Transfer RNA from an uncultured bacterium, 73 nucleotides, folded computationally. Its mean pLDDT, the model's own confidence on a scale to 100, is 81.

RNA sequence: GCCGAUGUAGCUCAGUUGGUAGAGCAGGCGCUUCGUAAGCGUCAGGUCGACAGUUCGAUUCUGUCCAUCGGCU
Numbered sequence: 001g002c003c004g005a006u007g008u009a010g011c012u013c014a015g016u017u018g019g020u021a022g023a024g025c026a027g028g029c030g031c032u033u034c035g036u037a038a039g040c041g042u043c044a045g046g047u048c049g050a051c052a053g054u055u056c057g058a059u060u061c062u063g064u065c066c067a068u069c070g071g072c073u
C1' cells in the first nucleotide's frame, strides 16, 4: 500500500426483507431470613464508532473517515 471482518448499556452479546433497541451478568431499591449467601420482584443505565448521502422514516442501505483484529505484498 491492497483486501476483508468487527464496532449496539459498565462487561459479554442478540436484534434488522428500513418503522422510535433487548437479554444475561454487574449496579440501585424492595421482599424473603435472627443475619448472610442464594432466590424472587422492581428500577435505572444507550446521541447503536464519527460525519455525510438516499428515504416520509436509517442501528439496518450507500460513501468517506476512525479504532481493533486478520490476510496479502
Stems, first nucleotide, its partner, number of pairs: 001072007010025004019056001027043005049065005